The RNA shown here (c-di-AMP riboswitch aptamer (ydaO/yuaA leader)) has 146 nucleotides and comes from Blastococcus haudaquaticus. The model forms 92% of the base pairs in the Rfam consensus. The sequence was found by an Rfam model in a public genome assembly. Its Rfam family is "c-di-AMP riboswitch aptamer (ydaO/yuaA leader)". Rfam describes the family as follows. This family represents a conserved RNA structure found upstream of the ydaO and yuaA genes in Bacillus subtilis and related genes in other bacteria. Model confidence (mean pLDDT): 79 of 100.
RNA sequence: CGUCGAACCGGACGCGGCAGAGAGCUGCGACCGGACCGGGGACCCACGGUUCCUCUGGGGUGAAUCCUGCGCGCGUCCUCUCGCCGCAGGUAGGGCAACUUCCGGCCCGAACCCGUCAGCUAACUCGGUAGGCGGCUGAGGAAGAA
Numbered sequence: 001c002g003u004c005g006a007a008c009c010g011g012a013c014g015c016g017g018c019a020g021a022g023a024g025c026u027g028c029g030a031c032c033g034g035a036c037c038g039g040g041g042a043c044c045c046a047c048g049g050u051u052c053c054u055c056u057g058g059g060g061u062g063a064a065u066c067c068u069g070c071g072c073g074c075g076u077c078c079u080c081u082c083g084c085c086g087c088a089g090g091u092a093g094g095g096c097a098a099c100u101u102c103c104g105g106c107c108c109g110a111a112c113c114c115g116u117c118a119g120c121u122a123a124c125u126c127g128g129u130a131g132g133c134g135g136c137u138g139a140g141g142a143a144g145a146a
Stems, first nucleotide, its partner, number of pairs: 001134004008034004013029006035129006045119001057117001058114004066090006073084003093108004099144005
C1' cells in the first nucleotide's frame, strides 16, 4: 500500500515514550459521539387440514449449501436403512488491486454459536467493531459510466 470481513472515523481524559522553543506524533487504560454489522421484537401477511409408515428437536452468524462414489470406519451381534466420521469428485453460492457488465484465468465452497426456544415485523430492545492474508503494476482483456 492492497485484500477477505461489519470489524472503521472523530473527540476529550489519565499514565508513559519521542521532541524540547514547541507544535505535534505515538503506546496503554477506561470513556463519549458518529458510522457500519447482527439478534430479539406487533398489526397485516405467512404458517395451519385428514389417514398410515419410518426416521428425526429447533434456531442463528457466514458465500460456505446440496449430490454421487468409496471405506470389511463408528453408532450395532448380522443384514438392510438411517446418522456420524474419513477420502475422492462435483455443486448452489462467494472472492480476486477505484465502479458496473461481458469474456477469461486463479481461488473459497469453512468454522462457530444459542440451548428445547425465536416466521416476517413499526415502536422498542440486546449485542459486535475481531481475526487472517499478500506484496510494488499484480490474469487479465473489452465496453460503458464516473